[in-house]
Molecule: c-di-GMP-I riboswitch aptamer
Organism: Winogradskya humida
RNA sequence: CUCCGAGAAAGGCAAACCCGCCGUAAGGCGGGGACGCAAAGCCAGGGACCUCCCGAGCGGGAGGCGGCCCAGCCGCCGAA
Numbered sequence: 001c002u003c004c005g006a007g008a009a010a011g012g013c014a015a016a017c018c019c020g021c022c023g024u025a026a027g028g029c030g031g032g033g034a035c036g037c038a039a040a041g042c043c044a045g046g047g048a049c050c051u052c053c054c055g056a057g058c059g060g061g062a063g064g065c066g067g068c069c070c071a072g073c074c075g076c077c078g079a080a
Base pairs, nucleotide, nucleotide: 004078005077012037013036017032018031019030020029021028022027035067041073042072045070046069047068049064050063051062052061053060054059
């Protein structure tokens, strides 16, 4: 340094649900709350999935999702 990830230490994030606001919706933001997470840090490039609109249909368009997978960027700690 790379792989790897402990019944390790320090620190971190925060699902469901509840409240408020925004959005037609998917969903987002803030507060509470913890199911979990070693990238549950960043990123919508590819795919999956979700919403709305158009279309007889094949399909097309606009969005959402990074806590579904892959690619890219960056990174804490450390036994076997």